[in-house]
RNA sequence: AGGAGUGGGUGCAUGAUCGCUGGCCUCUUGAGGCCAGAGGAAAGUCCGAACUCCGCAGGGCAAGGUGGUUCGUAAUUCGAACUGGGGGCGACCCCGAGGAAAGUGCCACAGAAAAUAAACCGCCAGGGCUGCAGGCCCCGGUAAGGGUGAAAUGGCGAGGUAAGAGCUCACCGCUUUCAUGGUGACAUGAAAGGCAUGGCAAACCCCACUUGGAGCAACAUCAAAUAGGGAAACACUUGAGGACGGCCCGUCCGAUGUUUCCGGGUAGAUCGCUAGAGGUGCCAGGCGACUGGCAUCCCAGAUAAAUGAUCAUGGCCCGUCCCAAGAUCCGCUGCAAGGCAGGUUGAACGGCAGGGUACAGAAUUCGGCUUAUAGCCCACUCCUUUUU
Numbered sequence: 001a002g003g004a005g006u007g008g009g010u011g012c013a014u015g016a017u018c019g020c021u022g023g024c025c026u027c028u029u030g031a032g033g034c035c036a037g038a039g040g041a042a043a044g045u046c047c048g049a050a051c052u053c054c055g056c057a058g059g060g061c062a063a064g065g066u067g068g069u070u071c072g073u074a075a076u077u078c079g080a081a082c083u084g085g086g087g088g089c090g091a092c093c094c095c096g097a098g099g100a101a102a103g104u105g106c107c108a109c110a111g112a113a114a115a116u117a118a119a120c121c122g123c124c125a126g127g128g129c130u131g132c133a134g135g136c137c138c139c140g141g142u143a144a145g146g147g148u149g150a151a152a153u154g155g156c157g158a159g160g161u162a163a164g165a166g167c168u169c170a171c172c173g174c175u176u177u178c179a180u181g182g183u184g185a186c187a188u189g190a191a192a193g194g195c196a197u198g199g200c201a202a203a204c205c206c207c208a209c210u211u212g213g214a215g216c217a218a219c220a221u222c223a224a225a226u227a228g229g230g231a232a233a234c235a236c237u238u239g240a241g242g243a244c245g246g247c248c249c250g251u252c253c254g255a256u257g258u259u260u261c262c263g264g265g266u267a268g269a270u271c272g273c274u275a276g277a278g279g280u281g282c283c284a285g286g287c288g289a290c291u292g293g294c295a296u297c298c299c300a301g302a303u304a305a306a307u308g309a310u311c312a313u314g315g316c317c318c319g320u321c322c323c324a325a326g327a328u329c330c331g332c333u334g335c336a337a338g339g340c341a342g343g344u345u346g347a348a349c350g351g352c353a354g355g356g357u358a359c360a361g362a363a364u365u366c367g368g369c370u371u372a373u374a375g376c377c378c379a380c381u382c383c384u385u386u387u388u
Base pairs, nucleotide, nucleotide: 001384002383003382004381005380006379007378008377009376010375012314013313014312015311016310017309018308020037021036022035023034024033025032026031039359043370044369046368047367048366049365050364051215052214053213054212058249059248060247061246063211064210065209066208067207068082069081070080071079072078083097084095085094086093087092098206099205103204104203105200106199107198120146121145122142123141124140126138127137128136129135130134154172155171157169158168159167174193175192176191177190178189179188180187181186220270221269222268229262230261231260232259233258234257235256241253242252243251278297279296280295281294282293283292284291285290315357316356317355318354319352320351321350326345329343330342331340332339333338
């Protein structure tokens, strides 16, 4: 100097005039003053909870969810650290990470054969025909070589064999046992061993753990209005019906109830509604997520939905102009090192018309995840090249 990786922050600012919402104060009840007023994602509605209601929310089945280990948290399918596997030269990134000898199922096409799985080409022994060689046929052995494929009965090397094969041996791989380290997943080492017949469970399934439901349009209070309407069927204290995901059992309430049809009224106000698993700063513990302590602060509560409009100045970005270092290349010169003020390319600072200023708008709240985002800033790390 160029290229890359990871983490964090910010994402327009100020002033003036006018306007809107909430709170507080004053008051001559007309109004005036002060304070505050959208986000890192407010989005998605994918998870988890707080809170509210269903009298309690019991047991089982079914149906879901999660899936390496340990820790964190109110909790999670989330986060942190680690282990194993994969990718990258590397910093780092990704994972669909329990079980395939419990069972069922699938692996197209190609290929001889795709798991109760084999012999297409080939190699070898014996026999026959032809017969210099060589070639053809029958039968037997074979799975080392070749072919097909995503994948073909562990891999590589040596020995051995008629030719081969874990047939034998060494190394790797796999299984079992022991030792050491670790909370653990697991790692390392040693010994012994048959040398095993693949993949897919984000296929059904098995195993372990786990799940009551609905939701702020929850809920509660007040006010108002109507026709506390009419008809039919069924059931009924020997229990109809009800207890809001499905079914069964249990428990409880329980006198009129259930179903169908016709017709009428209301849907307004208040509350829930913002002081919290809260923010900020410091200290201590921890690799970390995070935890504890002390101090300090109050930072929107709208309801068809407020938080804005105009002007000015500035910041940042784009564009353009001037100046122009440095590097590369071209030209000239020189034995070379080098030189030229020639060309090409081209910073920083500065100037200037002009343009732009991302994604996007609270609605009960919080913790995550995912998605969108013009730009600007900071820190650490890796690779390449050059110089000292």